[in-house]
Source information
Predicted 3D model of a 65-nucleotide RNA (c-di-GMP-I riboswitch aptamer) from Butyrivibrio fibrisolvens AB2020. It matches the Rfam family "c-di-GMP-I riboswitch aptamer". Gene Ontology term of the family: cyclic-di-GMP binding. The family has 155 seed sequences and 5,092 matches in Rfam 15.1.
């Protein structure tokens, strides 16, 4: 700096997304979701939805040598 459940409004078929209150944690909790995996949702089948706070990739920060 950022902002987990929950609560309330609100969008969406769901999953989730957004705002407010909140304060669970996070030195990258900063970006990235056909073209890395991997989970949800959803179907007769399927993503073509949806998660960056799962792992990963890419930029930086602070700190120590």
């Nucleotide at each position: 700096g950022c902002a987990a459940a929950a609560c309330a409004a609100u969008c969406a078929a769901a999953a989730g997304g957004u705002u407010g209150u909140g304060a669970c944690g996070c030195a990258a909790a900063g970006c990235u979701a056909u073209a890395g995996g991997g989970a949800c949702u959803g179907u007769a089948a399927a993503a073509u939805g949806u998660c960056a706070g799962c792992c990963a990739g890419c930029u930086g920060c602070a700190g120590a040598u």